[in-house]
RNA sequence: AGAGUUUGAUCAUGGCUCAGGACGAACGCUGGCGGCGCGCCUAACACAUGCAAGUCGAACGGGAUUGUUUACAAUCCAGUGGCGGACGGGUGAGUAAUGCAUGAGUAAUCUGCCUGAAAGAGGGGGAUAGCUUCUGGAAACAGAAGAUAAUACCGCAUAUUUCAAAAUUUCCGCAUGGUUUUUUUGGCAAAGGAGCAAUCCACUUUCAGAUGAGCUCAUGUCCGAUUAGCUAGUUGGUAGGGUAAAUGCCUACCAAGGCAACGAUCGGUAGCCGUACUGAGAGGUUCUACGGCCACAUUGGGACUGAGACACGGCCCAGACUCCUACGGGAGGCAGCAGUGAGGAAUAUUGCGCAAUGGAGGAAACUCUGACGCAGCGACGCCGCGUGAGGGAAGAAGGUUUUCGAAUUGUAAACCUCUGUUCUCAGGGAAGAUAAUGACGGUACCUGAGGAGUAAGCCCCGGCUAACUACGUGCCAGCAGCCGCGGUAAUACGUAGGGGGCUAGCGUUGUCCGGAUUUAUUGGGUGUAAAGGGUGCGUAGGCGGCUUUGUAAGUCAAUCGUGAAAUCUGUAGGCUUAACCUACAGCCUGCGUUUGAUACUGCAUCGCUUGAGUUGAGUAGAGGUAAGCGGAAUUUCCGGUGUAGCGGUGAAAUGCGUAGAUAUCGGAAGGAACACCUGUGGCGAAAGCGGCUUACUGGACUUCUACUGACGCUGAGGCACGAAAGCAUGGGGAGCAAACAGGAUUAGAUACCCUGGUAGUCCAUGCUGUAAACGAUGAUUACUAGGUGUGGGGAGUUUGACCCUCUCUGUGCCGCAGUUAACACAUUAAGUAAUCCACCUGGGGAGUACGACCGCAAGGUUGAAACUCAAAGGAAUUGACGGGGACCCGCACAAGCAGUGGAGUAUGUGGUUUAAUUCGACGAUACGCGAAAAAUCUUACCAGGUCUUGACAUCCAACUAACGAGGUAGAAAUACAUUAGGUGCCCUUCGGGGAAAGUUGAGACAGGUGGUGCAUGGUUGUCGUCAGCUCGUGUCGUGAGAUGUUGGGUUAAGUCCCGCAACGAGCGCAACCCUUAUGAUUAGUUGCUACGCAAGAGCACUCUGGUCAGACUGCCGUUGAUAAAACGGAGGAAGGUGGGGACGACGUCAAAUCCUCAUGCCCUUUAUGACCUGGGCAACACACGUACUACAAUGGCUAAUACAACGGGUUGCGAACACGCGAGUGGGAGCUAAUCCUUCAAAGUUAGUCUCAGUUCGGAUUGUAGGCUGAAAUUCGCCUGCAUGAAGUCGGAAUUGCUAGUAAUCGCAGAUCAGCAUGCUGCGGUGAAUACGUUCCCGGGUCUUGUACACACCGCCCGUCACACCAUGGGAGCCGGUAAUGCCCAAAACCGAUUGCUUAACCUUCGGGAAGCGUCGUCUAAGGUAGGAUUGGUGACUGGGGUGAAGUCGUAACAAGGUAGCC
Repeated sequence: AGAGUUUGAUCAUGGCUCAGGACGAACGCUGGCGGCGCGCCUAACACAUGCAAGUCGAACGGGAUUGUUUACAAUCCAGUGGCGGACGGGUGAGUAAUGCAUGAGUAAUCUGCCUGAAAGAGGGGGAUAGCUUCUGGAAACAGAAGAUAAUACCGCAUAUUUCAAAAUUUCCGCAUGGUUUUUUUGGCAAAGGAGCAAUCCACUUUCAGAUGAGCUCAUGUCCGAUUAGCUAGUUGGUAGGGUAAAUGCCUACCAAGGCAACGAUCGGUAGCCGUACUGAGAGGUUCUACGGCCACAUUGGGACUGAGACACGGCCCAGACUCCUACGGGAGGCAGCAGUGAGGAAUAUUGCGCAAUGGAGGAAACUCUGACGCAGCGACGCCGCGUGAGGGAAGAAGGUUUUCGAAUUGUAAACCUCUGUUCUCAGGGAAGAUAAUGACGGUACCUGAGGAGUAAGCCCCGGCUAACUACGUGCCAGCAGCCGCGGUAAUACGUAGGGGGCUAGCGUUGUCCGGAUUUAUUGGGUGUAAAGGGUGCGUAGGCGGCUUUGUAAGUCAAUCGUGAAAUCUGUAGGCUUAACCUACAGCCUGCGUUUGAUACUGCAUCGCUUGAGUUGAGUAGAGGUAAGCGGAAUUUCCGGUGUAGCGGUGAAAUGCGUAGAUAUCGGAAGGAACACCUGUGGCGAAAGCGGCUUACUGGACUUCUACUGACGCUGAGGCACGAAAGCAUGGGGAGCAAACAGGAUUAGAUACCCUGGUAGUCCAUGCUGUAAACGAUGAUUACUAGGUGUGGGGAGUUUGACCCUCUCUGUGCCGCAGUUAACACAUUAAGUAAUCCACCUGGGGAGUACGACCGCAAGGUUGAAACUCAAAGGAAUUGACGGGGACCCGCACAAGCAGUGGAGUAUGUGGUUUAAUUCGACGAUACGCGAAAAAUCUUACCAGGUCUUGACAUCCAACUAACGAGGUAGAAAUACAUUAGGUGCCCUUCGGGGAAAGUUGAGACAGGUGGUGCAUGGUUGUCGUCAGCUCGUGUCGUGAGAUGUUGGGUUAAGUCCCGCAACGAGCGCAACCCUUAUGAUUAGUUGCUACGCAAGAGCACUCUGGUCAGACUGCCGUUGAUAAAACGGAGGAAGGUGGGGACGACGUCAAAUCCUCAUGCCCUUUAUGACCUGGGCAACACACGUACUACAAUGGCUAAUACAACGGGUUGCGAACACGCGAGUGGGAGCUAAUCCUUCAAAGUUAGUCUCAGUUCGGAUUGUAGGCUGAAAUUCGCCUGCAUGAAGUCGGAAUUGCUAGUAAUCGCAGAUCAGCAUGCUGCGGUGAAUACGUUCCCGGGUCUUGUACACACCGCCCGUCACACCAUGGGAGCCGGUAAUGCCCAAAACCGAUUGCUUAACCUUCGGGAAGCGUCGUCUAAGGUAGGAUUGGUGACUGGGGUGAAGUCGUAACAAGGUAGCC
């Protein structure tokens, strides 16, 4: 310090998530030792048991026990009395201020014990507990009588510097007032104890100190405005009461105040602080331990005592609960220490000791002390140590992986040599204590001995994030913090090996801070990402021009006080070190006091004119309100002319019209709106404003003088204005037109289109208060290059005008710097600064719910949460797409020719059938395709019969030559039994060995046309022979990317030229290759022939092979930018790529093929392998594709007759000749081929016949007789003769091919092949028509545009409905909680009153006073009751919302999304 995640990629916005630290923690796995800390966060729930506050006999009377001989002494003790019990210890319920923190005040106060000072203690009195006796009661306890003591209680005396009253005096204070001198009058004290004594400890009064406490003030102190008004003792005064003390603290009377937008009141939550955690800091969070303060003690109320309490281990009352009971009545309070139950994810021992520190009492000894000191339990935290160290390669065994070579675990182990932290045993043994006293504790520590012995786990290994392989699993099981893994090769699941991290711990969960500048003071934003209020006026508030003087509030500096200690930081020191502890210093950024400074701000004040305003003169304008007037047009009505249609649409129909429409002419009525002018022109705050005239009226601009003198800017609340639609009342109503009706369209059409049509639109008066109310840009001020339009003024120049120049104010465009994520903005800022206001903080839920306010309603304003997602959104980029645009090309259309689709047949496919009909191919790019040949074989399928190291390969052992023949059974495979023949090659020491082959046997293995073409290689199809696809360097851009490759021309072409921040290059195009067309030359046999034939000869010609030539827009002209090129021409066999072929860029389709081949993985192994026989692949209601043959006269038939080319041939082609009607048969010449054969080419031509018919067309189908191949022709071949003679008369919607030697038509050859060709591949013969052109259909290319698409339009995506689940609103109601209020009842206690009762002290005039009890009153807890408020839970039913791989209906949005979209 950052990282992951929105996208195909990019930048920015923005959320989510992670890495760090911390914890009073918990859970999982694991666990050796020690030190120091910490340990009920939940039920302030209930508590058994024990202990936690007593002490003093030197205050008092007495009792008991012991000692002893009685006196007496010692010890212990209930009671009276004193002090303490208000400390210490616990908890955090309540409390948002009676609290806390910081700082002041107390002239408004108290203070036991302690310290200092002054003074004093004389003399009396009456009781009472304990005790004794009696009584009541279960008990707790109570009552009566009698006796008694005190440092208990009560008078009197004395007494001030005390208190009260009156007078008097000094000094001081912000005010009330404080302080002080003197005098007078009145009031108020006391206790003793110990000691032989000195004396000590107590006692009384007063002053002072110290300590502790009370009260008051200022500032600070959480969230909510969906809490905006609250308050009657309330605010103040007077008088009285009350308190230690000020005060409405309380009472009576008087006044009507007090608090609040700087947040009162109300609601929620919470003890506050020092600190602690985190953070660079500013901050945020926090209050467990330690320390300070507060509050509380079962719940509520109350007082008493006391120096101090309204009292945790005191009292009284009320409530709830628990316990005892003899039922009459009593007892209790662990939020003290242990402990128990309960709750909970969760938190310890009913321990030891007062040895230390501290506390209470005491003169002291001492007693008490669950405070405290220690120990126990718990890895809960921090810190320290260990689990061994050195050597050790045969790199052991085992494990894992493997390409089978090895690699790794790994110096790791074994083994050798050591050490002793720990551990065990034994011995010694502290400090803590300054004389004695040690719980801890025979502890820490030290010494000796023994022996590697007792001691390692947890998490992780896809990225973030360090660390990888194998197996298993197969969208299952599971993982997951985010992104995301898993659907048969998972580094992401589980296991193993290996590795990484931390280590007595390691992970997980939870919480806080950080990262997060993601609430932004430091330190963010608002044109389009979330975000500028619709607009103005203006209140509070905030901010504010130049200048003088004063002041000193802010500001700055210094001083003093405080900021407790601990914590923290630094430096030292102490425990072996560290944690921990101690000392000193710093820090504690704050608050207050005093003094000073005066630049700036504030306040006060003297002035100024430039901000602002007023005044004079002009100017422009759809600025506003009201009234009047005008013409054009639509419609309606009346009348005339006139006749059959009008109207409307993509096309129609509804509608109107013979009762006379539309059209046209004339007249009339009525309402609404104002063409042209009209303009990114004007005016207005915005909304908005448009015929003309008049009246009234607001603002702006220009210019010039004078005046006021900061009067200014902004503006929360508030007030006003505010399009359209809508609402109310009353008018008006021509046109238009929601709703509605009809007609169309459509699968539907509650729409788009058409015909009608009502609210409404118009006017008046009210309401509503919202809009994409937009420049998506708040207002004001200042500054910062220009250029060019336009509206309104002024100045200069000019005699004047125009032009020109300058200037003020509006309104546009372009553009620099600068800004911006980019787009863009750019003196009209989105630049640079300042002031004020408004608003934003992920998407959805939702501008919804509830509440409140406004409204007649519709609705508006304000405005959440649960839940859910990891994104949502902006700008720009590259593609793809568009029922977007521009340009261009192609048998793409058009123009033509011939077809297909109808018939029959052939063939392939689907479907069906079947034991099987083997498998694959499925838009284009499957379907006469794989298959260039299914009768057996092929063959992969089916049935049956067989084999299991196998039909085929390699290795091992044994044996044998191999080979071959016939016999029996069987459908054959095969099995059995014989053996006629036959004995090979190399070496040899002649025993044998070897090579090759066969048989048998064992296992390694063979085998698979089994699966996966979505694991692959190779091959292929298609876009497409379309013109494209890229790279290097440079440049531009934050970047993805762009440029180049775009542009102007041109081309078949990214072909070439020109231009250009590009310059070059590569793969493609073209060319190079083959073939064909011409010629030359050369060579010529089997070819050819001018020699009459043959032979021979020859090579001119034909032909064949080789080598060359030729064509390049080369030449001429025109056009064009003088270019590229195009057009025309010449020459030429051929002319603009001459024709044809081969050749297929980057890539696309998870395209095809595991059944050509190869191959990973999976599966199979007496079978999914292998062999055999037979069957099937050939089935047949039907559908489709591709072909053949036809439907006839451009023809059929008969006869005669002419002309090819490519090819093939020895298991072959097969001649002549002969036979047969024919298929064919016999035959075997010739040919290993320019020699022989195939081989008669056919259409054509000539002649005849048929005469338009289902025919002399057509030939299917069938019968019969034959031929050929083959082992075999039934399923299931081909051909021939004779006979038979089907459909079919040119083919619906639709659709195919072809631009020249092409289409069409005619035959021939070949591959496969025993046989089988309408298929396929080639060959030649005859040989057309048409192309104006690019509007349209299809496909493609380039540029551009839009996009919410990127799996890329076969995309994306919306809403209802149906189903499941989740949270939530409403809801007749029902059940609780809370805080107040009114009324009723009213305990205890204080206070007041008192006519009833009682009485030891004191007073008394002896009557009583005084006091107490009782009764009553004020006040009041709890309780009761009442109506509201508020907040939860629940509720039949109901509303919408969210989520959920493959439900239904449509197609709304994204492209012009097919009606532009949106508000």

A computed fold for a 1463-nucleotide RNA from an uncultured rumen bacterium, annotated as small-subunit ribosomal RNA. Its Rfam family is "Bacterial small subunit ribosomal RNA". Gene Ontology terms of the family: ribosome and structural constituent of ribosome. The coordinates come from a structure-prediction model, not an experiment, and the mean pLDDT is 83.